[in-house]
This is a predicted structure of a 72-nucleotide RNA (transfer RNA) from Crateriforma conspicua. The coordinates come from a structure-prediction model, not an experiment, and the mean pLDDT is 84.
RNA sequence: UGCGGGUUGGGGAAGUGGCAUCCCACGUGGCUCAUAACCACGAGAUCGGCGGUUCGACUCCGUCACCCGCAA
Numbered sequence: 001u002g003c004g005g006g007u008u009g010g011g012g013a014a015g016u017g018g019c020a021u022c023c024c025a026c027g028u029g030g031c032u033c034a035u036a037a038c039c040a041c042g043a044g045a046u047c048g049g050c051g052g053u054u055c056g057a058c059u060c061c062g063u064c065a066c067c068c069g070c071a072a
Stems, first nucleotide, its partner, number of pairs: 001071007010024004018055001026042005048064005
């Protein structure tokens, strides 16, 4: 420098144009002599930044930043 992949709650992932979902962790309550487990409920991401397309963008396009890989 070129090419490819990735960036989504505290952590790990899903999501091919129409209310962002799941698991773990966390909080409250239940259960228990008690803790764990289990059950119920809850909070938490405006989706890496900026711009474009569109009635509407996590999703499509451009660009920048960062991470991984390949090539030189």